[in-house]
RNA sequence: CAGGCGAAAGGCGAUGGAGUUCGCCAAAACCGCCAGCGAUGGCUGAUAACUCCUAUAAGAAA
Repeated sequence: CAGGCGAAAGGCGAUGGAGUUCGCCAAAACCGCCAGCGAUGGCUGAUAACUCCUAUAAGAAA
């Protein structure tokens, strides 16, 4: 330095928190979409999925 085995637990899934489930990663997993050579401009969503809370936006009612 490389490989194998074992133990311990961890990290991540485009913007916050919690629970459950699923998937991925070992210094990687991960870091949204569209137009454009680039600069730049435009758009959706707080979820990987479900539920709840918070923030934001729209409408209605009291």
The prediction has a mean pLDDT of 76.
The RNA shown here (Fluoride riboswitch aptamer (crcB RNA motif)) has 62 nucleotides and comes from a Bacteroidota bacterium.
Taxonomically the source falls in Bacteroidota (Bacteria, Pseudomonadati).
Of the family's consensus pairs, 100% are formed in the model.